[in-house]
RNA sequence: GGGCCGUCCACGGGAGAGAGCACUGAUACCUGCGUGAUCAGUGCCGCCGAAGGUGAAAACACCCACAAUCUCUCAGGCAAAUGGACCGUUGGCGGCAA
Repeated sequence: GGGCCGUCCACGGGAGAGAGCACUGAUACCUGCGUGAUCAGUGCCGCCGAAGGUGAAAACACCCACAAUCUCUCAGGCAAAUGGACCGUUGGCGGCAA
């Protein structure tokens, strides 16, 4: 000078599924009735799985324990935004080996 593992900050990449229907309220526009749009809440139907969470396989015999991008969809999500498992890079910290 360089390597491997773990962890943290920052930056970058990052999928899937109805801009659903009904009702109520607010905002905006309007002379007014009201209207389309946006936001929020409630209810209903249809879907997604990559925050988190549930379940659980084999590994000599028996017993116990144990995984995931699998499974379930509780939560979360279904225009954009936000979020997002996981990946990359710089740097910090810790450990290991030489």